[in-house]
RNA sequence: CGGACCAGACUAAACGAUCGCGGGAUCGAAAGAUCCGGAGGAAAGUCCGAACACCAUAGGGCAGGACGCUCCAUAACGUGGAGUCGCAGCAAUGUGAAGGAAAGUGCAACAGAGAGUAGACCGCCUGACAUUCCCUUGGGAUGACAGGUAAGGGUGAAACGGUGCGGUAAGAGCGCACCAGUUUUCCAGGUGACUGGAAAAGCUUGGUAAACCCCGUCCGGUGCAAGACCAAAUAGAGAAGCGUUUGAGGGCUGCCCGUCCGAGCUUCCGGGUAGGUUGCAUGAGGUGCACGGCAACGUGCAUCCUAGAUGAAUGAUCGUUGCCUUAACAUCGGGUAACCGUGUUGGGGAACAGGAUUCGGCUUACUGGCUGAUCCGGCCG
Numbered sequence: 001c002g003g004a005c006c007a008g009a010c011u012a013a014a015c016g017a018u019c020g021c022g023g024g025a026u027c028g029a030a031a032g033a034u035c036c037g038g039a040g041g042a043a044a045g046u047c048c049g050a051a052c053a054c055c056a057u058a059g060g061g062c063a064g065g066a067c068g069c070u071c072c073a074u075a076a077c078g079u080g081g082a083g084u085c086g087c088a089g090c091a092a093u094g095u096g097a098a099g100g101a102a103a104g105u106g107c108a109a110c111a112g113a114g115a116g117u118a119g120a121c122c123g124c125c126u127g128a129c130a131u132u133c134c135c136u137u138g139g140g141a142u143g144a145c146a147g148g149u150a151a152g153g154g155u156g157a158a159a160c161g162g163u164g165c166g167g168u169a170a171g172a173g174c175g176c177a178c179c180a181g182u183u184u185u186c187c188a189g190g191u192g193a194c195u196g197g198a199a200a201a202g203c204u205u206g207g208u209a210a211a212c213c214c215c216g217u218c219c220g221g222u223g224c225a226a227g228a229c230c231a232a233a234u235a236g237a238g239a240a241g242c243g244u245u246u247g248a249g250g251g252c253u254g255c256c257c258g259u260c261c262g263a264g265c266u267u268c269c270g271g272g273u274a275g276g277u278u279g280c281a282u283g284a285g286g287u288g289c290a291c292g293g294c295a296a297c298g299u300g301c302a303u304c305c306u307a308g309a310u311g312a313a314u315g316a317u318c319g320u321u322g323c324c325u326u327a328a329c330a331u332c333g334g335g336u337a338a339c340c341g342u343g344u345u346g347g348g349g350a351a352c353a354g355g356a357u358u359c360g361g362c363u364u365a366c367u368g369g370c371u372g373a374u375c376c377g378g379c380c381g
Base pairs, nucleotide, nucleotide: 001377002376003375004374006372007371008370010368013321014320015319016318017317018316019315021038023036024035025034026033027032040352044363045362047361048360049359050358051357052223053222054221055220064219065218066217067216068215069083070082071081072080073079084098085096086095087094088093099214100213104212105211106208107207121153122152123149124148125147126146127145129143130142131141132140133139134138161179162178163177164176165175166174180204181203182201183200184199185198186197187196188195189194227278228277229276230275238268239267240266241265242264249261250260251259252258285304286303287302288301289300290299291298292297323349324348325347326346327345328344329343330342332341333340334339
């Protein structure tokens, strides 16, 4: 210098002006005035795990679901960190639902003889038969038949370990040596997954479990429209008092009298609709520093308080600056040059998206630059 591979924090920015929206505080009788603060890294999907609330619940089981290498972290998790093993890559690194196929059942297109304790299509070998040839004790060739054979060929993603020697009619772990794997035992290292090594047994067992299934671990249900409180209205089933010709109460009325109607009236309780309040913003909280830990994370100290709407606010316009991109020009710097950097001017652009009880994660969407670590290649010293 070029290419690559990870991680982190940030991001429709900053400042000013004008107008506007919802919340809070203060002042005010009110209208209103002043001040304060007002979305995200994903607020999203609602996929996991919790807090919180109500319902259910002695205990256990069935069904159903999720998960499945190890250790650690955490309130918890199906999440995270550090590792192990397999696969991909020269490497940094990426990636894996990574228990069991030797409990059982199922499945495997096409091709192929055969797809499972398999299979004889070609080939190889043996036997008897027929035909035929020769130099006729005998041997060869061809054909069909019966059998043996998994060495060789061929099919396939996959065909019952590999190489060699022996062995055999021909072959075969049939036997042996070495290699690979499996199982068992032992030694060493590691908390562990596992790794390295040694010995024994011919033990050689195909694939598929995000197919059924088996084994192990975990899981009660519903969600803030949970729930709690206040409470117009309606239903009436409660209690007390007063009253029914000795007239409660009501109409006429500002009040009294009067007159008319007249059997109910009043209060409390209960109930919970509309509506309101709360839950609901101090929390497994953020930031900084120190310490422990490889890390996730933990502990201590200091410091900060940072949306709370309810058909649902958080916006609009203008100016300046900054960012990205593009074109022209300039000369300054580098270079043989192409070109790169810098500056000026003009044009264009700036994503994904928005709270609704709250946290911890995951997943998905997405613009732009910045910072840091690492690997590979080239050149120079």